A computed fold for a 73-nucleotide RNA from a Microcaldota archaeon, annotated as transfer RNA. The same sequence occurs in records of 2 taxa. Its mean pLDDT, the model's own confidence on a scale to 100, is 82.
RNA sequence: GGGCCCGUAGUCGAGGGGUUAAGACGCCGCUCUUACACAGCGGAGAUCCCAGGUUCGAAUCCUGGCGGGCCCA
Numbered sequence: 001g002g003g004c005c006c007g008u009a010g011u012c013g014a015g016g017g018g019u020u021a022a023g024a025c026g027c028c029g030c031u032c033u034u035a036c037a038c039a040g041c042g043g044a045g046a047u048c049c050c051a052g053g054u055u056c057g058a059a060u061c062c063u064g065g066c067g068g069g070c071c072c073a
Stems, first nucleotide, its partner, number of pairs: 001072007010025003018056001027043005049065005
């Protein structure tokens, strides 16, 4: 220098044009216990890496940038 893939709550991770953006772990509260843990119930937390474009409508499609990974030279 070239090619491909990825970027979504604190962490992992689903969702690939329209609905309140799933789930797990973690965090907070309640129940349980003498107490802790486990378990059960409930809750908070992401305007989806940034900018532009397409569209009636974009986390989702397109372009550029930034960051990460793999391969080639």